Context: one part of a larger RNA
This record gives sequence, C1' cells and structure tokens, in this order.
RNA sequence: GGAUGAACGCUAGCGGCAGGCCUAAUACAUGCAAGACGAGCGGUAAAUUAAUCAGCAAUGGUUAAUGAGAGCGUCGUAAGGGUGCGUAACACGUAUGCAAUCUACCCGAAACUGGAGUAUAGCUCGGCGAAAGCCGGAUUAACCCUCCAUAAGAUCACAGAAUGGCAUCAUUUAGUGAUUAAAACUCAGGUGGUUUUGGAUGAGCAUGCGGAUGAUUAGCUAGUUGGUAGUGUAACGGACUACCAAGGCGAUGAUCAAUAGGGGAACUGAGAGGUUGAUCCCCCACACUGGCACUGAGAUACGGGCCAGACUCCUACGGGAGGCAGCAGUAGGGAAUAUUGGACAAUGGGUGCAAGCCUGAUCCAGCCAUGCCGCGUGCAGGAAGAAGGCUUUCUGAGUUGUAAACUGCUUUUGCCAGGGGAUAAAAUAACGGUGCGCCGUGAAUUGAAGGUGCCUGGUGAAUAAGCCACGGCUAACUACGUGCCAGCAGCCGCGGUAAUACGUAGGUGGCAAGCGUUGUCC
Repeated sequence: GGAUGAACGCUAGCGGCAGGCCUAAUACAUGCAAGACGAGCGGUAAAUUAAUCAGCAAUGGUUAAUGAGAGCGUCGUAAGGGUGCGUAACACGUAUGCAAUCUACCCGAAACUGGAGUAUAGCUCGGCGAAAGCCGGAUUAACCCUCCAUAAGAUCACAGAAUGGCAUCAUUUAGUGAUUAAAACUCAGGUGGUUUUGGAUGAGCAUGCGGAUGAUUAGCUAGUUGGUAGUGUAACGGACUACCAAGGCGAUGAUCAAUAGGGGAACUGAGAGGUUGAUCCCCCACACUGGCACUGAGAUACGGGCCAGACUCCUACGGGAGGCAGCAGUAGGGAAUAUUGGACAAUGGGUGCAAGCCUGAUCCAGCCAUGCCGCGUGCAGGAAGAAGGCUUUCUGAGUUGUAAACUGCUUUUGCCAGGGGAUAAAAUAACGGUGCGCCGUGAAUUGAAGGUGCCUGGUGAAUAAGCCACGGCUAACUACGUGCCAGCAGCCGCGGUAAUACGUAGGUGGCAAGCGUUGUCC
C1' cells in the first nucleotide's frame, strides 16, 4: 500500500447494488415452513336451496341438489431450506472402469389388460383410561389385498453354433422344458394399469494421481493378509460365516497424537508464491446424544418410527408429550451481526384432467454507513481587502480572505401537486388446426413490491461537513498554558521555564459522508 462477514471512538444528507451470529452443533415460549387429489373408494353432520305432503298457521315429515372434518387408497414428504459437529477418508478434486450394478416420475418401441374371492379402516354398538390413547362385537368399499387363467424376445435349467474381447467372459442366433402379470375411470376424445426393451436423468461400487502438521509418536495388525465353500446385496468384495494357510503395512513415515469439511474460487503479489474457504455454485457429513431397522424406485429419513440416555413440560402419580443446525423471534454467550413483515404477481417445486390448493423455496419490503459505486451540501461576480479572531517589531502591519456581507443565476437534492408505463404485446382455460414441437382465433381475468421507479410543474440557497494530522519517517507552524509534572508515542524519541513532539487556540495539510484506531491476511 491492498484486503476485510469486522469491532470501537467521533460524525452523518440521499440513492443504487451487495452483505449481515465468525462466539454456545447452547437452551428454546409463540406463529408459520408439505401437502394435493371426490375424475380411485365407502360415506357425508349442521346448514342452505328447490319440490312435495300434513296443517288455518307456526311448524313438521319425505325426496333431490349443494355441502365439512375425519377415514381407506395414490403421488409427494429422500426435493427444496439449514448447519459445519464429525471426518486426514476414495470425503473432495481430476482421470478412468463396472464383462460387478440399480433407477419412481419423463420420452421412444413391442405385447397384453380375461375371471373369481374375503378382509379392513371409516360408520355404528359397548368397554377401559385423568390424559395420550387403547380394546372388543356387528357391518361396508376401492386403482387395498388374495386366488385362478393367459404368456414371452423376461427369469431359470439343458445341450449346440457363429462372432468378438484386457481375463473371469460378452454378444447374436435357432431349440426343449419350467416359472411369473394387470385396475379401473371417462366429457367416449382419452387418461390409466401389467410385462419387456431402448433412452434420458439420478445414484451405487472400484481404481490411478493430487492437496495439512508432529519422529520429543517406530513399530502396527487377528477378520488382521490371502485362499476354498457359502451367506448377503441392485452389485463386486473378509462386507459377513465356516475351514485352511501365515500373511499384510512401515523411514518413499505405518501406527499414534493434535488440527481440519473438500473443491470451483477469494485476497495479495510483477510473478513464483503466501493466506483464506463468509456471500454464490458443485460435492460430502449431520439433524437433542448414541444405536436400529421399517416403508419405499430412492432414506437407515431435519419438521416419520422403535430402543436407550440427558434435558424440558403435563399428570388424577398409574402414565404420557417434546426436539428451530427451516423463516421470524426469545434467553444466554459475546467486541459483534437484522423484522415474531408482504405476496404467491413472476420463476421454480408438489399434487390434480383442470379450475385450483400448498409452497418462510422464491420474489419483495423493513433494520444496520457493514462494504462498493454514484450524487449533493451551490455557481458567477464582489476590496471598504469590513467587523471579529489570531499574530506582531504595536496603532502601524500581516493573516483568516473573494472568504463574508452585497448583486445576479441555477434547482441536482428536499418538500408540495399532478401524470402514469414496464416486470404480463403474459401464462392457464375456451374454440379451431397439427404426425410432433406447437400454431392460430377472438373474449374475460390476474401486480406483493406500489401509486414505488420514472416524467412534468411549483417553491426557495432554500434541507445537508466532518474526522484525523501538522519533530523526522510524512503533506502541513505559530502563540499561550504546563515545567521529567500532567501527558504523548508506530519507530527514533518529546516534557526538568521561551516545547513547531504534552494541553488549548488561530492557521495549515490530508481524506471526505465519512474519518481515525484496533484485530487479521498478503
């Protein structure tokens, strides 16, 4: 000098764009953050409307339509969002391999979608319990579940041929036998379902190389290293089990210890390098602590489950409930870090035929000079060189200083008033066309930000400057006070009676809505 997720002191006009618990992965009140589907299913209370019946009426009954929550089922909840505890590891980065693998939704292709059955939640009846909730009887549906049929280019077994490969082997082909499937809805257009195959996407596994510290850590290892046979898995493998052998790693640093999420990148530097890993993007790990599996295409699952533990809460003492490292917010810790805001209008996600619903993702607004950038705090003229201040060789002068006053001008900005577009010439839905992307038609509706940005007019210099320094390094000097005191200080050093170094004032220099100090890195 540059940089900063900064903090502190003094000061502070505005806007744009960014950023904002680095500490206690400490504990959390409250609200919200994951739901959707009645075009899968049984069913449907109160209420409303309509019709009809009884009645003089009030009113009551019946039927139909609309109609909630709960329940079964399907899809989603494995994404998105948070944090960096752990991890020195195939965790990450890069390059490969899988002839050792899986992949819901989506796209292309082939074939099929026949028949039968009994449960269960709900509802209802009864019981237990303070509650959370639980138990029993009767009864009911489905795209729930079960069985039968059909069946291959799928799977398995048998034996054959051809081609290819880095080995185990792989691919193709015709053959025999065995095994295995499905669900309906419909506006009749279609949407689904089952099996197979190819793709896309995502994931899993393995390997080479790469990136931190300590030898005041030198030996480490028993599923340990390898083999055979199996189990298990989507899949290879001591991943696991039995048996057999005695191996395996290590000064090219094993083991142990302490530290740490990794990368793209960021800062600095002429570069080499050094330091960092906030925001944004990719990967990993975690979700009160530890363990475990279930469901599922996918989890060993942040707002699912079980067990144990710590903590908090409720309790009728028998027993129960909970998990902000989601968004806000609270307490605590700390030098220190924001609102218990608005909207789904846009983008994206889930679900649904759709309308739509949900979405603290997201888009916006609020707070903070935390940073970067931009603008402003006027401009021109103006010498009686005013007054005042300060200095002085002292009534003379110098300086503040064209600075002010005064005259003219402008109106960024501020305030007031008015206008008003973009983010949507949307999308969706309707109708028509199209082999498919999609296209066309002519209507309606929809903006949180926000009556904001922007534009126009009015007003009036009006609303707006500080901070640090002035001995040398280092740009900028005098007076007074103090008297080795009070104090300053980054280094050298200054202060003991004329201190340009302390304090104050005037002046000057630097930067400027900031300035200075401190911490950290180069």

The part of an RNA shown here (small-subunit ribosomal RNA, 5' domain) has 522 nucleotides and comes from a metagenome. RNAcentral holds the full RNA, with entries from SILVA. Model confidence (mean pLDDT): 81 of 100.